Predicted 3D model of a 73-nucleotide RNA (transfer RNA) from a Tannerellaceae bacterium. Lineage of the source: Bacteria > Pseudomonadati > Bacteroidota > Bacteroidales > Tannerellaceae. Its Rfam family is "tRNA". About the family: Transfer RNA (tRNA) molecules are approximately 80 nucleotides in length. Its mean pLDDT, the model's own confidence on a scale to 100, is 80. It was read from a public genome assembly.

RNA sequence: GACUCGGUAGCUCAGUUGGUAGAGCAAAUGACUCUUAAUCAUUGGGUCGAGGGUUCGAGCCCCUCCCGGGUCA
Numbered sequence: 001g002a003c004u005c006g007g008u009a010g011c012u013c014a015g016u017u018g019g020u021a022g023a024g025c026a027a028a029u030g031a032c033u034c035u036u037a038a039u040c041a042u043u044g045g046g047u048c049g050a051g052g053g054u055u056c057g058a059g060c061c062c063c064u065c066c067c068g069g070g071u072c073a
Stems, first nucleotide, its partner, number of pairs: 001072007010025004019056001027043005049065005
């Protein structure tokens, strides 16, 4: 340098041919317990890597760029 896969909650990841963004773990609160842990319940937490474009509508489609993995040179 070329090609390819990925970037979504604090972490690991889902998100079906474009239609109001989710799970598990973690966190907070409550219950239980002498206390902790475990268990159960509830709650909060997101500019979907950045910027543009298409569209009534974009995590998803198109373009450019940034970061990471892989293959080739």